[in-house]
């Protein structure tokens, strides 16, 4: 420098669940308490499989100490989500919002 990759950024779309009850307050989208709910900010958990160790049996070699291979079992580790938990967050509107589409430039990283 080129290509890939994709974080950040901009625009658009974007669900669910009490405008619940009580008290304070002139009032509020405010403060405190209570009960019920949602899952799509974020966060936690796990399957198959992989890796490692150990044990029994079997096979091969043997200097008969053991070494290697392999089945099964046990333990450990790794291991995804829109699944699950409901910590956080949320339950009119607004804001937020996983994810998706478009977009000039475009980090870490790879060749």
């Nucleotide at each position: 420098g080129a290509a890939g990759g994709g974080g950040c950024c901009u625009c658009u779309g974007g669900a669910g669940a009490a405008u619940c009850c009580c008290a304070g307050g002139c009032a509020a989208g405010c403060u405190g308490g209570g009960u019920g709910c949602c899952g799509a900010a974020g966060g936690g958990g796990c399957a198959a499989g992989g890796c490692g160790a150990a044990a029994c049996a079997c096979c091969u070699g043997g200097u008969c100490a053991c070494a290697g291979g392999c089945u099964u079992u046990u333990c450990g580790u790794u291991g995804a989500a829109a699944c699950u938990c409901u910590c956080a967050g949320g339950c009119a509107a607004a804001a937020g919002g996983a994810c998706a589409g478009a977009g000039a430039a475009a980090a870490g990283c790879u060749u």
Overview:
A computed fold for a 111-nucleotide RNA from Ellagibacter isourolithinifaciens, annotated as Glycine riboswitch aptamer. The model forms 89% of the base pairs in the Rfam consensus. The source organism's lineage runs through Bacteria, Bacillati, Actinomycetota, Eggerthellaceae and Ellagibacter.